[in-house]
RNA sequence: CUUAUCAAGAGUGGCGGAGGUAACAGGACCUAUGAAGCCCGGCAACCGGCAGAUGCACGGUGCCAAAUCCUGCGGGUAACCGAAAGAUGAG
Numbered sequence: 001c002u003u004a005u006c007a008a009g010a011g012u013g014g015c016g017g018a019g020g021u022a023a024c025a026g027g028a029c030c031u032a033u034g035a036a037g038c039c040c041g042g043c044a045a046c047c048g049g050c051a052g053a054u055g056c057a058c059g060g061u062g063c064c065a066a067a068u069c070c071u072g073c074g075g076g077u078a079a080c081c082g083a084a085a086g087a088u089g090a091g
Stems, first nucleotide, its partner, number of pairs: 001091006011040001013039003019030003024072004041064003045061004049056002068085001073082003
C1' cells in the first nucleotide's frame, strides 16, 4: 500500500502496585471490593494443519468491561447511513 472483518465470545487465579478506556479535544466510564504490566487460564476472528453439516485449539497471529465506549467530517428532525482515523488477519 491492497483487501476482508470490527454489536458474538473469553477468569470470584498468582505476582504487581496506580492507573486505565490507541492519539488529540469533548463526554461518559472502569479502577484500592485493586489499574497498567507479567505469568497462568480462557476465547476462537484470520491463515495453516487435522477431521470434514461442523469441530479441534495442534502451528502462526489475535483477543479476553462498555459497538472500534460515544462524539469530532458529510447527509439526515431523528433513528440511521457513509467517510476519516484506528485495530486485527491475509497478501
Molecule: SAM riboswitch aptamer (S box leader)
Organism: sheep gut metagenome